[in-house]
Context: one part of a larger RNA
RNA sequence: CAGUGGUUAAGGAACUCGGCAAAAUACCUCCGUAACUUCGGGAGAAGGAGGACCCCAUUAGGGUGAAGGCCCACGCGGCUGGAGCUCGAAGGGGUGGCACAGAAUUGUGGAAAGCGACUGUUUACUAAAAACACAGCAGCGUGCGAAGCCGUAAGGCGCUGUAUACGCUGUGACGCCUGCCCGGUGCUGGAAGGUUACGGGGAAGGGUUAGUCUUCGGACGAAGCUCUGAACCUAAGCCCCAGUAAACGGCGGCCGUAACUAUAACGGUCCUAAGGUAGCGAAAUUCCUUGUCGGGUAAGUUCCGACCUGCACGAAUGGCGUAACGACUUUCCAACUGUCUCAACCACUGACCCA
Numbered sequence: 001c002a003g004u005g006g007u008u009a010a011g012g013a014a015c016u017c018g019g020c021a022a023a024a025u026a027c028c029u030c031c032g033u034a035a036c037u038u039c040g041g042g043a044g045a046a047g048g049a050g051g052a053c054c055c056c057a058u059u060a061g062g063g064u065g066a067a068g069g070c071c072c073a074c075g076c077g078g079c080u081g082g083a084g085c086u087c088g089a090a091g092g093g094g095u096g097g098c099a100c101a102g103a104a105u106u107g108u109g110g111a112a113a114g115c116g117a118c119u120g121u122u123u124a125c126u127a128a129a130a131a132c133a134c135a136g137c138a139g140c141g142u143g144c145g146a147a148g149c150c151g152u153a154a155g156g157c158g159c160u161g162u163a164u165a166c167g168c169u170g171u172g173a174c175g176c177c178u179g180c181c182c183g184g185u186g187c188u189g190g191a192a193g194g195u196u197a198c199g200g201g202g203a204a205g206g207g208u209u210a211g212u213c214u215u216c217g218g219a220c221g222a223a224g225c226u227c228u229g230a231a232c233c234u235a236a237g238c239c240c241c242a243g244u245a246a247a248c249g250g251c252g253g254c255c256g257u258a259a260c261u262a263u264a265a266c267g268g269u270c271c272u273a274a275g276g277u278a279g280c281g282a283a284a285u286u287c288c289u290u291g292u293c294g295g296g297u298a299a300g301u302u303c304c305g306a307c308c309u310g311c312a313c314g315a316a317u318g319g320c321g322u323a324a325c326g327a328c329u330u331u332c333c334a335a336c337u338g339u340c341u342c343a344a345c346c347a348c349u350g351a352c353c354c355a
Base pairs, nucleotide, nucleotide: 001350002349003348004347005346006345007344008343010341011340014339019336027051028050029049030048031047036041038173052095053094054093055092056091061087062086063085064084068080069079070078071077096100108334109333110332111331112330113329114328115326116325120132121131136171137170138169139168140167141166142165148157149156150155174321175320176319177318179251180250181249184248185247186244187243188242189241190240193239194238195237199233200232204228205227206226207225208224211220212219213218252270253269254268255267256266279313280310291307292306293305294304295303
């Protein structure tokens, strides 16, 4: 010097990102126990008191229930009986210690806010959470040889189930609720019209040549064979027409106006598929921002309550609340302390020094 333990005057979080670490609490009995609440909880809430040993005393009382006795329809029976063993308050008196749950084991508590209802699950080896799951809710599909999934197939799971079932998706207990938009994308339905493949169809054109004509250079050219091939017919799809948002998603701007000022219930205008309803709001979301006001502090970029100017909340990509719960996050208080003011000493183990 380092590690691990122990103690510490006065103060008591002044330490620090943060009470990290440590200290404190701790057992049993009795008393007592708030807001809130889904009436179960909250609750061991909080906050208090007592606790050793001896004597009264083999205490009161409780448990178990032997021997013996009596009865008998006889047995592992019934009644009686109380021995022994055991548990054991409350009260009175006394004794010792600094200390009596004497060691060890052994809750710190409270006031609020956020998130997630809860118990659970997770990154084996840096993340345990507000992430995942969850019961509940909703939508879509599926009529059974089901849909869906695995497999080339046979076959299998689903299921020895049958719509109160199964599959998929979203949301996530519970309470109050879940507004407007179908123009775009998707899905479902429709089939009149437009477009459209293979295929059918075969107008027309080209090649070849028997033949015909010839100015002998060549020209024309049937059938057959062959190469192309127009009109027309022809499905789904797409276009089109509807529906559908707990489908993917979206949910405006400018100007004016009231008898102080300010503001604008009101009016005008442009655009849109429709212009954000309820609720919440500087929020796990607010840039400006340490917004402004109030509370807490002597002093508060955090915190709590409001305001609303929401850069850029908002309703199952759920909105707002919510008792209980949480090794979650944030703020405050009591208790407690070497975290600190500010360090000291002790013990052990190392390092280090000497041999």
Background:
The prediction has a mean pLDDT of 89. Predicted 3D model of a 355-nucleotide part of an RNA (large-subunit ribosomal RNA, domain IV) from a wastewater metagenome. The full RNA is in RNAcentral, with records from SILVA.